[in-house]
Context: one part of a larger RNA
RNA sequence: UGACGGGGACCCGCACAAGCGGUGGAGCAUGUGGUUUAAUUCGACAAUAAGCGAGGAACCUUACCAGGGCUUGACAUAUAGCUGCACAUCCGAAGAAACUCGGAUUCCUUCGAGGGUGCUAUACAGGUGCUGCAUGGUUGUCGUCAGCUCGUGUCGUGAGAUGUACCGUUAAGUCGGGUAACGAGCGCAACCCCUAUGUUAUGUUAAAUCAUUCGUAACAAACUGCCUGCUUAUCGCAGGAGGAAGGUGGGGACGACGUCAAAUCAGCAUGGCUCUUACGCCCUGGGCGACACACGUGCUACAAUGGCCAGUACAAAGGGUUGCCAAGUCGAAAGACGGAGCUAAUCCCAUCAAAACUGGUCUAAGUUCGGAUUGAGGUCUGCAACUCGACCUCAUGAAGUUGGAAUCGCUAGUAAACGCGUAUCAGCCACGGCGCGUUGAAUACGUUCUCGGGUCUUGUACA
Numbered sequence: 001u002g003a004c005g006g007g008g009a010c011c012c013g014c015a016c017a018a019g020c021g022g023u024g025g026a027g028c029a030u031g032u033g034g035u036u037u038a039a040u041u042c043g044a045c046a047a048u049a050a051g052c053g054a055g056g057a058a059c060c061u062u063a064c065c066a067g068g069g070c071u072u073g074a075c076a077u078a079u080a081g082c083u084g085c086a087c088a089u090c091c092g093a094a095g096a097a098a099c100u101c102g103g104a105u106u107c108c109u110u111c112g113a114g115g116g117u118g119c120u121a122u123a124c125a126g127g128u129g130c131u132g133c134a135u136g137g138u139u140g141u142c143g144u145c146a147g148c149u150c151g152u153g154u155c156g157u158g159a160g161a162u163g164u165a166c167c168g169u170u171a172a173g174u175c176g177g178g179u180a181a182c183g184a185g186c187g188c189a190a191c192c193c194c195u196a197u198g199u200u201a202u203g204u205u206a207a208a209u210c211a212u213u214c215g216u217a218a219c220a221a222a223c224u225g226c227c228u229g230c231u232u233a234u235c236g237c238a239g240g241a242g243g244a245a246g247g248u249g250g251g252g253a254c255g256a257c258g259u260c261a262a263a264u265c266a267g268c269a270u271g272g273c274u275c276u277u278a279c280g281c282c283c284u285g286g287g288c289g290a291c292a293c294a295c296g297u298g299c300u301a302c303a304a305u306g307g308c309c310a311g312u313a314c315a316a317a318g319g320g321u322u323g324c325c326a327a328g329u330c331g332a333a334a335g336a337c338g339g340a341g342c343u344a345a346u347c348c349c350a351u352c353a354a355a356a357c358u359g360g361u362c363u364a365a366g367u368u369c370g371g372a373u374u375g376a377g378g379u380c381u382g383c384a385a386c387u388c389g390a391c392c393u394c395a396u397g398a399a400g401u402u403g404g405a406a407u408c409g410c411u412a413g414u415a416a417a418c419g420c421g422u423a424u425c426a427g428c429c430a431c432g433g434c435g436c437g438u439u440g441a442a443u444a445c446g447u448u449c450u451c452g453g454g455u456c457u458u459g460u461a462c463a
Stems, first nucleotide, its partner, number of pairs: 001463002003460003007457007015447002019410005026300008034291002042053002064286007073124001077123006085116001088105006107115002126275002129273003135269002137264003140260001142258001147186006153162003166177003192252004197220007223246001226240005289429001302403001306362006318349003323342002328337003369400001374395007416439007
C1' cells in the first nucleotide's frame, strides 16, 4: 500500500421489512445430469451453466454411428504434358443412393491451340482434430456501482502520501465550503433515439365532408426559472403557483481502471501440434427424440372472482410477390375449390382481438372442474411424416381438492391478468425468444437483522 475480520462509524440497493403473485406437490413441454446405446455429436457448471450456443434436428442441417464408395480430392491457385472436347442435358443397365458402365444431342473464336472443359503428374487442398493455460475479436460478472488515475508542486531516508482527507449536499469524486496543493484525464451528467404537450408547414392511399384525428419534420417548452419556509451567506432541501409535463418527467442506447489464467480454437480469424487411400470428401439408413431416476426453466390446472351456451363492444404494433390471399361455393371442422386486390396509410393476414359487459344454465361433486393418456377416422406441408411433424373430429377421460423444508420476481401504467404480432421457417414439436397494446392493484413503519456494494477508521503472525 492492499486484502481480510463472527472490529467500529456513516451511506446505498426489491437487500431485508410491508405487500401482491409465484416456484418447491400434479400432468405435460423443454434444457441438464445420470444411465443406456453402434451412436445417443460438441460446448456451457455457484452467483456469472441448465426454454443457454440452437432466431426453429423427419432428409438436409449434422459435427455422431453402421454400411457402401472416392483419393490432386466437394473447394482454391500454379506449372508441365495430353485432349477438338464444351459445361451440361436426355435415354438404357446394375445399385439403397453416391456413383459406375454404354449410347445420343452439344461451345465461342481474330483459326494463335486463345478462353473454357476433361484426364495424368507435381506443388498442394482439406480437418466442427488438440491446445481459450499460446492468441485476436467478442461476451458474462462485480455494476450504471462511483469510482480509477496522471502532470507539476509539497511531505517522507524509502515503499509511498497529498491531490481524492474533513463539513454540508447529491442518484453521482454531483456541487458548495474549506484545504500544500494547483490543474488535468477516463468514468458521472449532458450531447443521441423513443415517448408525453403545443405551434408552424405539409396532405398521398388516411376519417363520407368540416373542425379535428392521423401521418410526415422543424421549432418551442422544464432551467429549482418564480414565490414561501428552512439552511450561515452558498450548495441545496420541503412546500406552493403556473404548466401537458417539476426537480434526472418516463424509457432506451451508452458499461471507467480493473477482477474471475471467467466463456468461446464449434461463428470468424489465428501461432503451435497433429491426420493425409484418412481424423479429409460423397451417399443411404440410423442417432442427436433412448428412460429406473435427480435437478433447472416454463405451460395447464386443481374451479363459482368459476365452467359452458347465446348476444354485444373496444386496441396497438407488425408481416406480405417463390408472398399475403378477399368475395363466393363445398365441408361439422382441420381444410379444399375459387380467383378479385395488393410490391401496400390503398389490398390481404384480420369483421383484426381476448379478458370485459348483458342474459341463461350448472350448485360444491373428482363435478358440465381438469385435461393427460389411449383408440378410430380425416386434413395439410413435404421426394418422404415408421423411428420422429402439426392440425381437425368422435370416443376415452389419468394425476390433481392450493402444495414440506426451502425459495423467486416486482415500487406504477409497475405487479398480476388478457389476448395480438413477429424473427427463424416447406411444415413444425413455440407452452420458448423478442415486441405490442387492453384491464389494472396492494404496500414501503423503518434500517435491528440477511445478502451485495461504497467512504473513512481500527487490528493483523496474510501478500
The part of an RNA shown here (small-subunit ribosomal RNA, 3' major domain) has 463 nucleotides and comes from a Parcubacteria group bacterium. The coordinates come from a structure-prediction model, not an experiment, and the mean pLDDT is 81. Rfam family: Bacterial small subunit ribosomal RNA. The source organism's lineage runs through Bacteria and Bacteria candidate phyla.